[in-house]
Molecule: RNase P RNA; transfer RNA
Organism: uncultured Jatrophihabitans sp.
RNA sequence: AGCCGACCGGGCGGCCGCGUCACGCCUGUUGCUCCGGCAGCGGGACGUGCCGAGGAAAGUCCGGACUCCACAGGGCAGGGUGGUUGCCAACGGCAACCCGGGGUGACCCGCGGGACAGUGCCACAGAAAACAGACCGCCGGUUCCGGUUCGCUGGAGCCGGUAAGGGUGAAACGGCGGUGUAAGAGACCACCAGCGCUCCGGGUGACCGGAGCGGCUCGGUAAACCCCACCCGGAGCAAGGUCAAGAAGGACCGGUUCGCCGGUCUGCGCGGACGUUCGAGGGCGGCCCGCCCGAGUCCGCGGGUAGACCGCUCGAGCCUGCUGGCAACGGCAGGCCUAGAUGGAUGGCCGCCACCCCGGCGCGAGCCGGGGCACAGGAUCCGGCUUACAGGUCGACUCGU
RNA sequence: GGGCCUCUAGCUCAAUGGCAGAGCUGCGGACUUUUAAUCCGUAGGUUGUCGGUUCGAGUCCGACGGGGCCCACCA
Numbered sequence: 001a002g003c004c005g006a007c008c009g010g011g012c013g014g015c016c017g018c019g020u021c022a023c024g025c026c027u028g029u030u031g032c033u034c035c036g037g038c039a040g041c042g043g044g045a046c047g048u049g050c051c052g053a054g055g056a057a058a059g060u061c062c063g064g065a066c067u068c069c070a071c072a073g074g075g076c077a078g079g080g081u082g083g084u085u086g087c088c089a090a091c092g093g094c095a096a097c098c099c100g101g102g103g104u105g106a107c108c109c110g111c112g113g114g115a116c117a118g119u120g121c122c123a124c125a126g127a128a129a130a131c132a133g134a135c136c137g138c139c140g141g142u143u144c145c146g147g148u149u150c151g152c153u154g155g156a157g158c159c160g161g162u163a164a165g166g167g168u169g170a171a172a173c174g175g176c177g178g179u180g181u182a183a184g185a186g187a188c189c190a191c192c193a194g195c196g197c198u199c200c201g202g203g204u205g206a207c208c209g210g211a212g213c214g215g216c217u218c219g220g221u222a223a224a225c226c227c228c229a230c231c232c233g234g235a236g237c238a239a240g241g242u243c244a245a246g247a248a249g250g251a252c253c254g255g256u257u258c259g260c261c262g263g264u265c266u267g268c269g270c271g272g273a274c275g276u277u278c279g280a281g282g283g284c285g286g287c288c289c290g291c292c293c294g295a296g297u298c299c300g301c302g303g304g305u306a307g308a309c310c311g312c313u314c315g316a317g318c319c320u321g322c323u324g325g326c327a328a329c330g331g332c333a334g335g336c337c338u339a340g341a342u343g344g345a346u347g348g349c350c351g352c353c354a355c356c357c358c359g360g361c362g363c364g365a366g367c368c369g370g371g372g373c374a375c376a377g378g379a380u381c382c383g384g385c386u387u388a389c390a391g392g393u394c395g396a397c398u399c400g401u
Numbered sequence: 402g403g404g405c406c407u408c409u410a411g412c413u414c415a416a417u418g419g420c421a422g423a424g425c426u427g428c429g430g431a432c433u434u435u436u437a438a439u440c441c442g443u444a445g446g447u448u449g450u451c452g453g454u455u456c457g458a459g460u461c462c463g464a465c466g467g468g469g470c471c472c473a474c475c476a
Base pairs, nucleotide, nucleotide: 001398002397004395005394006393007392008391010353011352012351013350014349015348016347018052019051021049022048023047024046025044026043027042028041029040030039031038032037054375058386059385061384062383063382064381065380066236067235068234069233073289074288075287076286078232079231080230081229082228083097084096085095086094087093098112099110100109101108102107113227114226118225119224120221121220122219135166136165137162138161139160140159141158142157143156144155145154146153147152174192175191177189178188179187193217195214196213197212198211199210200209201208202207240310241309242308243307249266250265251264252263253262254261255260268302269301270300271299272298273297274296281293282292283291303475304474305473317336318335319334320333321332322331323330324329355372356371357370358369359368360367361366402472403471404470405469406468407467408466411425412424413423414422419456427443428442429441430440431439449465450464451463452462453461
């Protein structure tokens, strides 16, 4: 100078304040009572005590747990993933390895199956862009014109050959050397690169190393359609459950001056569509077959309540030690309990210390003064990924001197 | 808290992966005594941002950012 990984992300004290829970105290109501109190259900703005955000709590990008949808099954369609082996509850995650690319290196990056199953696309430029292609050039033949030392040679046109050279492009149908030829060309040869097939060796495997043969060479794009392999039901804690309240009315009881009044119980209303063995609708949110359940289902408009409890936090949990494994991770033993709010609790002030910056003083260690200290914040809970983040600590390794 | 949609000029919208356009608006000019209408001309864009695939991205893929919509119970 760099690279990789792990971790922290202020500490201590004082004062005030917030939330859950426990205990105490005060208090409402109901019941019992030996009238002292006791028990149940609550309330409190009171006191004490314990605990009280994160590495990302975030984005909601994946995967699960959990709950509901009346959880037969099959096919098409649709979506996702994509080297191999392993790990994991699962995954698009992680680990190790393989291959390709980058870097002197530590190391990093890769949506990394298939382009001889088929289809599509490849703008502009360029002669030609996918069963390649003659613009210039090179070469041969021929017609005309010209020169000529009569050997040939220059120009223009036409017919052909040629992919070695020029130029265009992101990409031009192997590279280099030779043989060969009119000029050329894998046409042929040696070497190299690449592809395919066969065999041998290593590896669980991706793949690697080697030998031989072949035709000599085959473009790119699948984050284009598509093909192959594997996976996938939907909705989401505002899931879902229990209770209360209120809303149109109805029933009953009591009173009554027959107009109504009071109480109890029950309990949203209106309209439309389809349907009850001629089967709506549901079991998968596009369709089909099939089986099962099946009497209500769906839509629109209006009204009322927006309260309590459960779900809710003990869990694929955290820490320590031993142990298997290269590792991800697994096994065993011991210990620990660590937010559960619901307009939503973690804050504010002061002092000291630590860290960073600036100014002054001092030879210096240092002292004094001022300023700064990130991103952000639970909302059912986990495992990942991604993104944001002042500053700092530790460890392994590389390069240069 | 959860689910979904969208982003192109000042506004409303186009654009097979191949030079980003149209209408309205704005500005200048003509016509008119003047304005409107009409006609002519003209400006205006890192296609929300950053990466990737590709020869090439507004378009395909990913990550961020902004904006918008829906979801309680009586059910």